[in-house]
């Protein structure tokens, strides 16, 4: 850079001792009924691998390896476009920006 995915799931365990929630604003929220990290468990099925459909497509499993993920819709909104309303608001539908995967 390109493609795919992002409304599902996942612990009252062990360490560990202040902080987390990607960055910047600006909301809002988790934390000492203990935050980050680590280990462990578990969850999901992107690569591989296995296994059945004749079939290296493609479906459907399995979960053995390679990642990954385990509060909140990628917690929420910063741009554009539509509905709604007298305004505030609330919604939607796309993009940015990200985060995983696999060229």
């Nucleotide at each position: 850079c390109u493609c795919a995915u992002c409304a599902a799931g996942a612990g009252a365990g062990g360490u560990g001792g202040a902080g987390g929630g990607a960055a910047c604003c600006g909301g809002c929220c988790c934390u000492g009924u203990g935050a980050a990290g680590c280990c462990c468990g578990g969850c999901a099925a992107c690569c591989a691998g296995c296994g059945c459909g004749c079939a290296c497509a493609c479906g459907c499993g399995c979960a053995u390896g390679g990642u990954g993920c385990u509060a909140a819709c990628u917690c929420c909104g910063g741009c554009g476009g539509g509905a709604u309303c007298a305004u505030u608001u609330u919604c939607c539908c796309g993009g940015a920006a990200g985060a995983u995967g696999a060229g």
The RNA shown here (SAM riboswitch aptamer (S box leader)) has 103 nucleotides and comes from a soil metagenome. Its mean pLDDT, the model's own confidence on a scale to 100, is 84. Rfam family: SAM riboswitch aptamer (S box leader). Gene Ontology term of the family: regulation of gene expression.